[in-house]
RNA sequence: UACUUAUCCAGAAAGACAGAGGGAAAGGCCCUAUGAUGUCUUAGCAACCUGUACCGGCUUAACCGCUUGUAAAAGGUGCUAAUUCCUGCUUCGCUGCGUGCGGAGACAGAUAAGCU
Repeated sequence: UACUUAUCCAGAAAGACAGAGGGAAAGGCCCUAUGAUGUCUUAGCAACCUGUACCGGCUUAACCGCUUGUAAAAGGUGCUAAUUCCUGCUUCGCUGCGUGCGGAGACAGAUAAGCU
C1' cells in the first nucleotide's frame, strides 16, 4: 500500500508549548485569539487483539462460545466537539407535495484483527 472480516445514534479532557486555521473530500452547517490544528505531559473512555479469572459445551485436558458467554483492565492499538456533524448515489414507504419526513442499501471514510 492493497485485500478480507467486524464495528461505527454509547462513552471519555485538563495543563504546557506554539500561534491560525480546523471539522477527509464537494455542498451545507459548525468549532476557533474566551486560543483552532499540531506536539508533549497527565488523566480518562472503550473492550478490537494478547494475557488473566470465571461460566457453559466435551468424561478430563486440548479446543470451542455456533444468536461469537461473563468479569476485570495488566500489555498492544484506538479514541476523548457535534451520530462517521449532516447531505450527495440507488431504492421503498408516508406526504400537508415542501427535492419535506422516515426506512433499507451502495459509495467514501475511520478503527481493530488477519493477510500481502
Record summary
SAM riboswitch aptamer (S box leader) from Mucilaginibacter glaciei, 116 nucleotides, folded computationally. Rfam family: SAM riboswitch aptamer (S box leader). Rfam describes the family as follows. The SAM riboswitch is found upstream of a number of genes which code for proteins involved in methionine or cysteine biosynthesis in Gram-positive bacteria. The sequence was found by an Rfam model in a public genome assembly. The organism belongs to Mucilaginibacter, within Bacteria.